[in-house]
Context: one part of a larger RNA
């Protein structure tokens, strides 16, 4: 100087407390461990692995296994020889591939040849999701959106170092003020950026409809007031008033205001820590393989299943289930696409084609809600697993192993031990909608809106962190 302490002081955080809802019990989904297996590819492992890489494993993907094949190779450059390439058909085969048939004769040209593509040959080389993340770059997690981490000059100290950065106040903040052997500065904090909340100007179609006509319908004429859209601007700064305070910084209360003291949310992550993670995104040193650890193909596996754990979904019901009627979103996607009306089917869906490269058309019915009816506390008209049968769709192909529909079946489950998680406001809880990936395949993920709470006395205790100080057989 640090680190540590079941030392002390001060302070903060959904850290506790006060509340609300969960997990842990059940069934299923999904990930992991373990076991099994020819293979169940690999990585991630306290917080910071476990619905994680994977924004989507039937083939492909795919790296794994079994079997069948190739060896200048699936891919790149160079040399040489030949030929346009390609498409189609037949045979063998699981296919890769091999053999045969048919058809065809590229572009430029100084006619020497050159170029692109294909095939044969020789070797330089290719290739490797092989190893090492403890050789690395890049990227990322975490402490942590915590308030810290440093430097120049100067001063003090023999020196390691110290001061500054401490002290008194204050703040979300090393934020600001005062004091002061320090004076300044940098990276962080804050602000600048995006979005949301109010208003104004401009613009008025595909958007809107107050007034006037019109219609089944903003449908049409008309209008651009209003809503909305999207450019630009205004607005919030402790600016004003009162009080407290050291005449300071600031704090408390008030006015005005759409908004008040960082208005809400986002992007933004200091010096560093964990030899944290990633050589399987990519790049890369070294090592290793080179008729194989490379490459192609078919099938299988990644989906196994005495079990254990994590994360979720659905429930156990009456604040509910079922039936009928009826209302209101936002944000997105769409031409290899979204697909209306209408017809068929109980339904998944099929037919059908109008419109739309979209504020125009479409996905698209929002659901909880409201109104009426029924059920009457039961393992039930709760709950939906499982199983049988019949189907639909995608796709060469749903056996291993897809999603969905209908009929039948109707398991566990009556609120969950010890323990443990999230959340302070348009939040929790609850309700649906959309998108990426994607042929098909979400209870996951990322967004969007609807309805909409309870509680916070307080900081003794648990956890994590910051500053000062103290002890130390620690570095």
């Nucleotide at each position: 100087u640090g680190a540590c302490g079941g030392g002390g002081g001060c302070c903060c955080g959904c850290a506790c407390a006060a509340g609300c809802g969960g997990u842990g019990g059940a069934g299923c989904a999904u990930g992991u461990g373990g076991u099994u297996u020819a293979a169940u590819u690999c990585g991630a492992u306290g917080c910071u692995a476990c619905g994680c890489g994977a924004a989507g494993a039937a083939c492909c993907u795919u790296a794994c296994c079994u079997g069948g094949a190739u060896u200048u190779g699936a891919c790149a450059u160079c040399c040489u020889c030949g030929g346009a390439c390609a498409a189609c058909c037949c045979u063998a085969g699981a296919g890769a591939u091999a053999g045969g048939g048919c058809u065809u004769u590229c572009u430029c040209u100084u006619c020497g040849g050159a170029g692109a593509c294909c095939g044969g040959g020789a070797g330089a080389c290719a290739g490797g999701u092989g190893c090492u993340g403890c050789a690395u770059g890049g990227c990322u997690g975490u402490c942590g959106c915590c308030a810290g981490c440093u430097c120049g000059u100067a001063u003090c100290g023999u020196g390691a170092g110290a001061u500054g950065u401490c002290g008194g106040g204050u703040u979300a903040a090393g934020u600001c003020c005062c004091u002061u052997a320090a004076c300044g500065a940098g990276c962080g904090c804050a602000a600048c950026c995006c979005u949301u909340a109010u208003c104004c100007c401009u613009a008025g179609u595909u958007g809107c409809c107050a007034u006037c006509a019109u219609u089944u319908a903003g449908u049409u004429g008309g209008g651009c007031a209003c809503u909305c859209u999207a450019u630009g601007g205004a607005g919030a700064c402790u600016g004003c008033c009162g009080g407290u305070g050291u005449u300071a910084a600031a704090c408390c209360g008030g006015a005005g205001g759409a908004a008040g003291g960082u208005g809400g949310g986002g992007a933004u992550g200091a010096c560093g820590u964990c030899a944290a993670g990633u050589c399987c995104u990519c790049a890369u040193g070294g090592c290793c393989c080179u008729u194989a650890u490379a490459u192609c193909c078919a099938g299988g596996g990644c989906u196994a299943c005495a079990c254990a754990c994590g994360u979720g979904c659905u429930a156990c019901a009456a604040u509910g289930g079922c039936c009928a009627g009826u209302a209101c979103a936002g944000a997105g996607g769409g031409u290899c696409g979204c697909c209306a009306a209408c017809c068929c089917g109980c339904g998944a869906g099929g037919g059908g084609u109008a419109g739309c490269u979209a504020a125009u058309c479409u996905c698209a019915g929002a659901a909880a809600g409201c109104u009426g009816g029924u059920c009457u506390c039961a393992g039930u008209u709760c709950g939906a697993a499982u199983u049988g049968g019949a189907g639909u769709c995608u796709g060469c192909a749903a056996c291993u192993u897809g999603a969905c529909u209908c009929c039948a079946u109707g398991a566990a489950g009556u609120u969950g031990g010890a323990a443990u998680c999230g959340c302070u406001a348009g939040u929790a809880a609850u309700c649906g909608c959309a998108g990426a990936u994607c042929a098909g395949a979400a209870u996951g993920c990322u967004g969007c809106g609807g309805u909409g709470a309870a509680u916070a006395c307080g900081u003794u205790c648990c956890c994590g962190g910051g500053c000062c100080u103290u002890g130390u057989a620690c570095a």
Molecule: small-subunit ribosomal RNA, 3' major domain
Organism: metagenome